This is a predicted structure of a 71-nucleotide RNA (transfer RNA) from an Anaerolineae bacterium. Model confidence (mean pLDDT): 81 of 100. Its Rfam family is "tRNA". Gene Ontology term of the family: triplet codon-amino acid adaptor activity. The family's RNA type in Rfam is transfer RNA.
RNA sequence: UGGGGCAUCGUCUAACGGCAGGACAGGCGGCUCUGGACCGUCUAGUUGGGGUUCGAAUCCCUAUGCCCCAG
Numbered sequence: 001u002g003g004g005g006c007a008u009c010g011u012c013u014a015a016c017g018g019c020a021g022g023a024c025a026g027g028c029g030g031c032u033c034u035g036g037a038c039c040g041u042c043u044a045g046u047u048g049g050g051g052u053u054c055g056a057a058u059c060c061c062u063a064u065g066c067c068c069c070a071g
Stems, first nucleotide, its partner, number of pairs: 001070007010024004018054001026042005047063005
């Protein structure tokens, strides 16, 4: 420099263009003599900027970061 891939709660991981879900962790409560385990409940996320569309995590363009290949 050229080509390709990836970016979603604190972490891991889903989601035909149509309500962003689950697990773990965390908060609160139940249970327990206490703790753990178990049960219930809550909090929390689409890398940034544009475009297409009635509607975008998803499609297109661009930027940023990381990874792979070639030189």